[in-house]
RNA sequence: GGGCCCGUAGUCGAGUGGUUAAGACGCCCGCUUGACACGCGGGAGAUCCUCGGUUCAAUUCCGAGCGGGCCCA
Numbered sequence: 001g002g003g004c005c006c007g008u009a010g011u012c013g014a015g016u017g018g019u020u021a022a023g024a025c026g027c028c029c030g031c032u033u034g035a036c037a038c039g040c041g042g043g044a045g046a047u048c049c050u051c052g053g054u055u056c057a058a059u060u061c062c063g064a065g066c067g068g069g070c071c072c073a
Stems, first nucleotide, its partner, number of pairs: 001072007010025003018056001027043005049065005
C1' cells in the first nucleotide's frame, strides 16, 4: 500500500428497516443463613463509535472518517 471482517450496558453478546434494543456474567436491594457462599425474587445500567446521505421511519441500508482484528504484498 491492497483485500476482508468487526464496532450495541462495566464485560461478553443477540437483534438487522417500524414493537418497550434480548440474554449471560458483574453491580445494587430484599428473602434465605448464626455468618458467608449457593439459591430465589426485584432493580439500576445502552445518545447502538462519529459525521453525512437514503427513507414517512435507521441500531439495521449507503458513503466518508475514527478505532480494532485477520490475510496478502
Molecule: transfer RNA
Organism: Candidatus Asgardarchaeia archaeon